[in-house]
This is a predicted structure of a 101-nucleotide RNA (SAM riboswitch aptamer (S box leader)) from a Chloroflexota bacterium. The source organism's lineage runs through Bacteria, Bacillati and Chloroflexota. The prediction has a mean pLDDT of 81. Its Rfam family is "SAM riboswitch aptamer (S box leader)". Gene Ontology term of the family: regulation of gene expression.

RNA sequence: CUCUUAUCCAGAGAGGCUGAGGGACCGGCCCGAUGAAGCCUCGACAACCUGUGCAAUUGCGCAAGGUGCCCACUCCGACAGUACAUUCUGGGAGAUAAGAG
Numbered sequence: 001c002u003c004u005u006a007u008c009c010a011g012a013g014a015g016g017c018u019g020a021g022g023g024a025c026c027g028g029c030c031c032g033a034u035g036a037a038g039c040c041u042c043g044a045c046a047a048c049c050u051g052u053g054c055a056a057u058u059g060c061g062c063a064a065g066g067u068g069c070c071c072a073c074u075c076c077g078a079c080a081g082u083a084c085a086u087u088c089u090g091g092g093a094g095a096u097a098a099g100a101g
Stems, first nucleotide, its partner, number of pairs: 001101008013042005021031003026077003043070001045068001048066002050063005074093001079090003
């Protein structure tokens, strides 16, 4: 990087360095010198893999080793159908995990 499967309306921030961008892309909208992004420290959340107990194989707990994550539903939309006003369903794209190449 590609493919497969699952999930994506829940949850969870302080300090230090630094100093202008950030929310994937496009449009909108929003966040940002009352400090963006990035890095470091500590902490939190969650429970995919993992370990473990019961159960018996699909389930329910516990732990937190590998990941992930800590504004806004994946911030909303984008394509198709329905609705016709605010929507709903599916798809696409993206993110994360596990596995394969």